[in-house]
Formats: sequence, C1' cells, structure tokens
RNA sequence: UGCCAGAUAAUCGCGGCUGCAAAUGCCGAAAGGCUGCAGGUGAGGAAAGUCCGAGCUUCCGCAGGGCAGGAUGCCGGAUAACGUCCGGUGAGGGUGACCUUAAGACCAGUGCAACAGAAAUAAACCGCCGGCCCCGUGCCGGUAAGGGUGGAAAGGCGGUGUAAGAGACCACCGCCUCUCCGGUAACGGAGAGGGCACAUGUAAACUCCAUCCGGAAGCAAGACCGAACAUAGGGCGAUACGCCGGCCCGGCGUGCCUUAGGGUGGGUCGCUUGAUUCUGCCGGCAACGGCAGAACUAGAUAGAUGAUUAUCCAAGACAGAACUCGGCUUACAGACAGGCU
Repeated sequence: UGCCAGAUAAUCGCGGCUGCAAAUGCCGAAAGGCUGCAGGUGAGGAAAGUCCGAGCUUCCGCAGGGCAGGAUGCCGGAUAACGUCCGGUGAGGGUGACCUUAAGACCAGUGCAACAGAAAUAAACCGCCGGCCCCGUGCCGGUAAGGGUGGAAAGGCGGUGUAAGAGACCACCGCCUCUCCGGUAACGGAGAGGGCACAUGUAAACUCCAUCCGGAAGCAAGACCGAACAUAGGGCGAUACGCCGGCCCGGCGUGCCUUAGGGUGGGUCGCUUGAUUCUGCCGGCAACGGCAGAACUAGAUAGAUGAUUAUCCAAGACAGAACUCGGCUUACAGACAGGCU
C1' cells in the first nucleotide's frame, strides 16, 4: 500500500421476488390484501457522524447592478460538482525509503505580544573607550563588537578600520531591484546593481485583496386513488307511518338523494437500472477518460436480514440499510499478499 471482515454443512424461522396450486375461497366500499409449496435472494467498509458537493421534491424569490453574509486561498490537471482527488513547486522533518503542509497580503489601517529585561519598536543595565574634577560605588560623552533577559534586541560571519566601535569600508552568504535562460505555471538557475531601508512577530486576530455562491425545508419530501359511521346543512312527495288530543293546512321525525365531515383513516407510487458494477483493450506518470462485452446486487413501513447443532483454526473487531450518488472524518480484533528503507 492493497485485500479479507470467520468458513462449511444441516434444521427451524423472518422480509422482498419469481413460478405453481386451491375454493372464483376469506377480509375490505374500493384500491388492495390474506394461504400453501418450490426456487432464488437478503447490510457495510465504514450502513455511523450528518461535515462538504450533487441529483430528486415542495414552497418563496428572481431584468440587471450593488451592499450585507458565507465559503475558498501556491501552480497545473481530474470531475456532474466539491472545501474532494491526482501530479508538481516552495517550506519543514527524517541517515534513508519516505512523511507533513489552509502555503495570498502585517511598506492600507486597527488590535495583541504574559513573564523576564535598562530598553519590545524603543534602546546604555554590566562591560569597553575618551574627557573632567571634589579621585569616588563620581559626572559628561561615545559605542549595539562582548555579557545578561527573552520566542524575538535594528542581516550573519571573517577582515579592514578606530580612542573604543559601527555596512563606515571589503570578501562570502542572506535580502531587495533589474536583465537573461529553463518551465504551461507555481518556481528554479545565472549575471549585474544596491550597503540594507519601511526596520520584530502574529491574519484557523479584526481586516484587505482575488475567486465562487438565489433562499428555506427535507422521502414522515412529495404525487396519485380515495372511504365509512355519528352529526349538521340543502333538496325530493298526489305517497306511507308516528307526533302536534277529532278533521284540513302547516310543521317535526323516520325514508331517498346530495354536500360538509375529509383530501382524514387506508392504499398505490416515489423505491432502487444507476454520474451503477465487473472484465478486456486503448489513452494518460496519475486522478481519470474512451470503446466493447457481460451482470442486476435488500427495498421494509413498526420496520426482515435471526437462532440451534456439528466440524475446522487464525477463535472472529468496529458495528445494522430506511430516497439515491461522489467525497471527507471518526470507530475497528485478527490475518493474508506485494513493494521499499
């Protein structure tokens, strides 16, 4: 780095699927469901966290521009897209194979920098050197080379120089500017010039710069089919029965139709054929892409994927699908295979 994730067999169960069978059976208004047998199939490398990027769905918004907000941040490539991946550059680490890296800007502005230290962006505590006198634990001046503090003290180191010193001057290195060469680029190499400034660090501090971004909610999204009972409203009559004490009109109830009850209970779809997987060839250092062939690999809705027995050895970890992909992160017993130091 890749790969496996106990194996084999039998029996009994459970969820989908396919086929057959039986009474044209049972439940239900319907849609649909229910039984038996057989076959085949049934969790993962992370199904997890829900952290990014997409598809799909509903709602809101939408000429264009700006503000705000969020994300990203060396270069090139890959990809549907990404904050992911691949290849490089720089920097850091390692004897090495190799590993790590959010790596624009602190000469736009602001903030912060504990403690120590004389002093933290401003410098004289000790020391060194010169001068003065009252000759001392003195005063004045020079000095950042030495000591001390610190993560950091005005480029490093050696020399020249000097009273002692200092890029004051010189060589080398570093830094800055310019030119040339190589590279798609990040960048690398060479040469010339500058005497070194704005003079420290910090932007996963505010911020600045550049690039990108409609928002919200999520499959319990959502789409379709669609009841029944109670109760209530409306309608229907040459009628029937009951009540309004006998009769007529009228009214009420029973009846029939219809609406609400309710887009509810329930059911179907969404749902697994997809930026899919495997094999071969081709292109590419690679990520990945192209072509050809083959395969179908859970789809539940209170939610299946289990239990027992036997044998084997390495003694079995982390862990359980719930709309679907691409990533990242996190958890993880024990093997096996390959390459390198």
This is a predicted structure of a 341-nucleotide RNA (Bacterial RNase P class A) from a sheep gut metagenome. Model confidence (mean pLDDT): 76 of 100. RNAcentral holds the sequence, with entries from MGnify.